[in-house]
RNA sequence: GGGCCCGUAGCUCAGUUGGUUAGAGCACUGCUCUGAUAAGGCAGGGGUCUUGGGUUCAAAUCCCAACGGGCCCA
Numbered sequence: 001g002g003g004c005c006c007g008u009a010g011c012u013c014a015g016u017u018g019g020u021u022a023g024a025g026c027a028c029u030g031c032u033c034u035g036a037u038a039a040g041g042c043a044g045g046g047g048u049c050u051u052g053g054g055u056u057c058a059a060a061u062c063c064c065a066a067c068g069g070g071c072c073c074a
Stems, first nucleotide, its partner, number of pairs: 001073007010026004019057001028044005050066005
């Protein structure tokens, strides 16, 4: 330098035939339970869907570029 894949909550990820309100598990907070802790139960907080632009009535999802990560080739 070239090619491919990936970037969504603190972490691991799902969601890509464009359309309801962006979700799960773990973690975190409160309550409950216990002599106490853990586990369990109930409730809750947390997101610019990497960034910018474009297409569209409508974009996490499609297109372009940039940035970051991984793999391969040179």
Transfer RNA from a Candidatus Aenigmatarchaeia archaeon, 74 nucleotides, folded computationally. The RNAcentral record of the sequence draws on ENA. Rfam family: tRNA. Its family is annotated with triplet codon-amino acid adaptor activity in the Gene Ontology. The family's RNA type in Rfam is transfer RNA.